[in-house]
A computed fold for an 82-nucleotide RNA from a Patescibacteria group bacterium, annotated as transfer RNA. Model confidence (mean pLDDT): 81 of 100. Its Rfam family is "tRNA". It is annotated as a transfer RNA. NCBI's taxonomy places the organism under Bacteria, Bacteria candidate phyla.
RNA sequence: GCCCGAGUGAUGAAAUUGGUAUACAUAAGAGACUUAAAAUCUCUGGCCGCAAGGCGUGUGGGUUCGAUUCCCACCUCGGGCA
Numbered sequence: 001g002c003c004c005g006a007g008u009g010a011u012g013a014a015a016u017u018g019g020u021a022u023a024c025a026u027a028a029g030a031g032a033c034u035u036a037a038a039a040u041c042u043c044u045g046g047c048c049g050c051a052a053g054g055c056g057u058g059u060g061g062g063u064u065c066g067a068u069u070c071c072c073a074c075c076u077c078g079g080g081c082a
Stems, first nucleotide, its partner, number of pairs: 001081007010026003013022001019065001028044005046055003058074005
C1' cells in the first nucleotide's frame, strides 16, 4: 500500500429483505427472607427531565416518509496478501 471483518448501556452482547434500540445474562442499587451475613426471591438496572417528552448504535456526511441496518469519507481494533 491492497483486501476482509468488527465498533450498540457499566460489562458480555441481541436486534438486518430498512419500520418500537437494549431482548437475554452479569455488575450495581433497593426490598423480602435471616439474630446477622451468604445464598435465594422480587423490583430497578443508557443519558437529560418533576413530568410530558427529548436524545442516544465509533465520528462526519448522504439516500429515504423512516437508517443499528443501505451508500461515501474518516478514526480505532483484529486478520490476510505484498